[in-house]
Order: sequence, then C1' cells, then structure tokens
RNA sequence: GGCGGACGGGUGACCGCCGGCGAAGUAAAUAGCGUUGGAGGAAAGUCCGGGCUCCACAGAGCAGGGCGCUGGGCAACACCCAGUCGGGGCGACCCGAAGGAAAGUGCCACAGAAAACUACCGCCGGUCGAGGUUGAUCUCCGGAGAAACGUCGACAGGUAAGGGUGAAAAGGUGGGGUAAGAGCCCACCGGCGGCCGGGCGACCGGCCGGCCAGGUAAACCCCGCCCGGAGCAAGACCAAAUAGGAGGACGUUUAACGGUUGCUCGCCCAGUCCUCGGGUAUCGGUCGCUAGAGACGCGGCGUAAGUCGCGCCCCAGACAGAUGGUCACCGUCCCGGAAACGGGAUACAGAACCCGGCUUACAGUCCGCC
RNA sequence: GCCGGAGUAGCUCAGCUGGUAGAGCAGCUGAUUUGUAAUCAGCUGGUCGGGGGUUCGAUUCCCUUCUCCGGCU
Repeated sequence: GGCGGACGGGUGACCGCCGGCGAAGUAAAUAGCGUUGGAGGAAAGUCCGGGCUCCACAGAGCAGGGCGCUGGGCAACACCCAGUCGGGGCGACCCGAAGGAAAGUGCCACAGAAAACUACCGCCGGUCGAGGUUGAUCUCCGGAGAAACGUCGACAGGUAAGGGUGAAAAGGUGGGGUAAGAGCCCACCGGCGGCCGGGCGACCGGCCGGCCAGGUAAACCCCGCCCGGAGCAAGACCAAAUAGGAGGACGUUUAACGGUUGCUCGCCCAGUCCUCGGGUAUCGGUCGCUAGAGACGCGGCGUAAGUCGCGCCCCAGACAGAUGGUCACCGUCCCGGAAACGGGAUACAGAACCCGGCUUACAGUCCGCC
Repeated sequence: GCCGGAGUAGCUCAGCUGGUAGAGCAGCUGAUUUGUAAUCAGCUGGUCGGGGGUUCGAUUCCCUUCUCCGGCU
C1' cells in the first nucleotide's frame, strides 16, 4: 500500500423520565413503594424490495413503470455469493446500468466534398478543342502537314491509396497487383457466420468459409422477465349526546353520482321485510404495537452467499413523544511544561408499524490476511 | 411519520424530443433636460444548488446528495 472484520468511551454517587411486573390498599384505578428493561452502526436519506391492513378472496385489456452478462441464494429485490467478459493498477487488488445498432425510425451541432446511396483537392485513362516540340510525307522551296510526346482547358467517367476537416471518414499493417487504385489477391491481426471440442451457462479453444458491417438504445424502439392502488395519519373497536347503521332474504332500473386506480370493461349500491345493536362528525381512550424472514452457541450440507437440525435467551415500545442532568475518578486526543502537573476537547448522529438491503455521514481505537 | 413539488443573472421567470443560456425589472455609461424622473441607445452581470456517470458534447438524460416549499391526522 490492498482487502476483510470488531468496537465506537468506562466506573461510582445523587436527582429525574418512559414502559413491564409484584405487594399493600380500593368498588375499580391513579399517585406513592419495591424490582426490572430502556437507541444505532448507521436509528439518517426514504432510494429499492417484502410482511401487514383496507379497497372485490385483487379481476381482464390497454397505457405506464421497473429490471437487463451467466449460474446460484433469498419471502422479495436494483441486494448478496460464485464465475464470464471488458477496463484500470508494477502488484496485492479494484471498477463496470455489461441484452439487441445485421427489425425499423430518429440524431450526429461547428468544421468538412461527404456523418452513411460520400468524390472538394489530388491520382488515372478516354473524347473534343487550343497552342508547343520533334517531324514521316508533299512541294510552286515561301510553306502545308500525318503521326508521336509534353502543356492548358472543357466534357462524361474510374478511383477511397494520399491531403485536409472532425469526437468519429467506410476493417488495420505489410506485400503483390493495376491506367490509377481498391479484400482485387495473399500473410498476420480484429470482426462476422458455420462446424467440432470443453463448460449447466455466460463464454473459451481449434478448423473452415465468404470478404467487412461507423457511433448513439442513461433517443424512440425491439426482445426477455416483473409490477393492481393506497399506505399504521393503513385499519379495527369503545363511551356520552344527537340520531343514524350493519348483516341476511327478496329484488327493479341505461343500476346514476360514488366506491383513494391513467383509460375502458368488470364488480359493489336503490327499495321492501326480518334480525342485531350501533354508523358519521368532534374530543378522547383501547387495539394494531412489537416474539421476530429474531439474537447467540454447536453440528450437518454447500467453494460461498446461505440453508437445515438441536440447545439456549427475551432484547425500547412513547403518542407532542422517555432513554437525561450534575459531581468525582479513570481512558483517548490536542496544547503548554524537563517532569510532576495544568487547561481544553471527546466523532457522526438519535427509534415511532416491522423486517431485508443500498446509499450517505463519522473523532478515533483494535484484530486478521495479502 | 407518509406523500408530492421546486432549485437558472441582484429579483421574478423562460429555455428541458442534448449542440456557443435568454426576457422583464434592477445596476452602470452616454444622449435628451436648467436639473431630476420618464424616454432612447449601449454595456456589465451566470460554478444553470453540489458531486459522479452516459455521450464527441449535459441546464436538458441517469444516479447520489444538500436546501426550500406544499398536502395528509
């Protein structure tokens, strides 16, 4: 330097706070007494996933949303474990939203000829024209001139080697080849397809083939899998006053409004009778509420995450919200001092229905491995 | 506690199918006026709340974090 794990002030005294239990007392309780329990690794952010409750025992379609290498774990997950591939590091090791760009659509500013049906400069041959050099041949010796080779211009082409632009330029390097060039041909490398072998699989290795396909999906989209909505202020019950409801049976209408859902459908409902004993608003009380996918120990299985079995333990439950304050001593750190000692500080942060994760904050200390 | 929304110039707001960030008011300078206001012309002023990622490129897309606001008993 890298990785993993544990802890995150201690003791005593006094004064308080919240809950449970007990005794006495009481019609029943409260207060008081005794005893006992009382924040975290993140209780935080509320970013995911579940349990639980109500809405129909949670239903259908569309829309919408989420996830995305492979295998496994789990109640479930965007989490964890093991691997594959890619990237970084000398290395221990770390990081990765990592399906599809050869289904389609869109976009790629500026620059550049062209951002995907590319030809600006350049290179190359062809046709035509102009002019030049050499100049067969003819000649009245003044000249006229076929043809060849350069130059310039125009036209229609070939060419992706080179220049230049850009984040990105039509596989890369080298050789052959060609009028010039080009996977046009060849060798190696990259990529694609097929076959064979290994692996559950992602994928890896070998051989063969045709000859090449820009980037972007944290753009639309396609493919595969998953998701109903709301949330303990969910929801259930009790007492008083007022005066309404619940269940069952029968049963009509386009069954409207409404029933916590983006839309459509579906489902519930009106009314009458019977039974029960209580709806709604307000104030309050009780339950939900904490024993649980629980902690610890041992053993089996598994590389591991984890799971199974046995033993043992009980570990906060408030409702404006307790878990605190003071003093003394000790620990740790900083400053001063030779020392004794003196002074100061002691992180991040605090439950609120409960769990599993992730992320973020954190003074400092200890242990193990590489 | 639960749910939802917003951070862009000094202030109030646009810009969000990615391509050098704008308007009004305010401020400064000049003109106009005897002077001021108003008016006209011009100018200044931006870590797009912070950090990271995707992309050639991010105010915009994604993740994380901070601050503020609103609703529900």